[in-house]
RNA sequence: CGGGCUGUAGUACACCGGUAGUAUACACGCAUGGGGUGCGUGCGAACCGGGUUCAAUUCCCGGCAGCCCGA
Numbered sequence: 001c002g003g004g005c006u007g008u009a010g011u012a013c014a015c016c017g018g019u020a021g022u023a024u025a026c027a028c029g030c031a032u033g034g035g036g037u038g039c040g041u042g043c044g045a046a047c048c049g050g051g052u053u054c055a056a057u058u059c060c061c062g063g064c065a066g067c068c069c070g071a
Stems, first nucleotide, its partner, number of pairs: 001070007010024004018054001026042006047063005
């Protein structure tokens, strides 16, 4: 310098043009004499900008960051 892939709760990952979910972590409650553990509830997220669309996290363009390949 060129090409490809990825970017979603604190963390690891789903999903997908219309409702963003799971596990774990965190907070609270219940069970226990206490802890561990289990159960329940809550909290919390689409990298940035633009475009298309009635509607964009999803499609398109550009940028940024990470990873890989080539030179």
The RNA shown here (transfer RNA) has 71 nucleotides and comes from Candidatus Wolfebacteria bacterium GWA1_42_9.
Its Rfam family is "tRNA". Rfam's curators write: Transfer RNA (tRNA) molecules are approximately 80 nucleotides in length. It is annotated as a transfer RNA.
The coordinates come from a structure-prediction model, not an experiment, and the mean pLDDT is 82.